[in-house]
RNA sequence: CUCCGACAACGGCAAACCCGUUCGAAAGACGGGGACGCAAAGCUUCGAGGCUAACGCGGGCCCACCCGCCACGCCAGUCGAGCUGCCGAA
Repeated sequence: CUCCGACAACGGCAAACCCGUUCGAAAGACGGGGACGCAAAGCUUCGAGGCUAACGCGGGCCCACCCGCCACGCCAGUCGAGCUGCCGAA
């Protein structure tokens, strides 16, 4: 240095849920509380997968409203991939 990951050490992040005088059509994000867990649960949508369906398109009784399709939206704690990184037992 690389691989690897311990009943090691110092620490880190923060699920569900709750609150919000935050944003958003929603999914979700953000802030606070809270810990299920995580050796990258640090960062990046490049590949796949999943979520939502505003706009748009099509249909219905074509107004309201309803139904279907659709990311340009979202998920990095879905997986893969890329970049970076603490410690040092076997």